Notes: Predicted 3D model of a 71-nucleotide RNA (transfer RNA) from Candidatus Parcubacteria bacterium 4484_255. It matches the Rfam family "tRNA". Its family is annotated with triplet codon-amino acid adaptor activity in the Gene Ontology. About the family: Transfer RNA (tRNA) molecules are approximately 80 nucleotides in length. The source organism's lineage runs through Bacteria, Bacteria candidate phyla and Candidatus Parcubacteria. The RNAcentral record of the sequence draws on ENA.
RNA sequence: GGGCCUAUAGUACAGUGGCAGUACAUCGCAUUCGCAUUGCGGAAACAGCAGUUCGAUUCUGCUUAGGUCCA
Numbered sequence: 001g002g003g004c005c006u007a008u009a010g011u012a013c014a015g016u017g018g019c020a021g022u023a024c025a026u027c028g029c030a031u032u033c034g035c036a037u038u039g040c041g042g043a044a045a046c047a048g049c050a051g052u053u054c055g056a057u058u059c060u061g062c063u064u065a066g067g068u069c070c071a
Stems, first nucleotide, its partner, number of pairs: 001070007010024004018054001026042005047063005
């Protein structure tokens, strides 16, 4: 330098164009003499910029970061 893959809550992952979800973590309440456990509830995210579309996490281009292969 070139090819390919990946980027979603604090962490690990789902989500094949129409409401952004799960588990752990975190916060509150209940339970306890207290802690832990357990139950219920809450907050928290689509790497960035454009394009296509009535509508984009999803499709396309570029950039950024990471991984892998070739030179």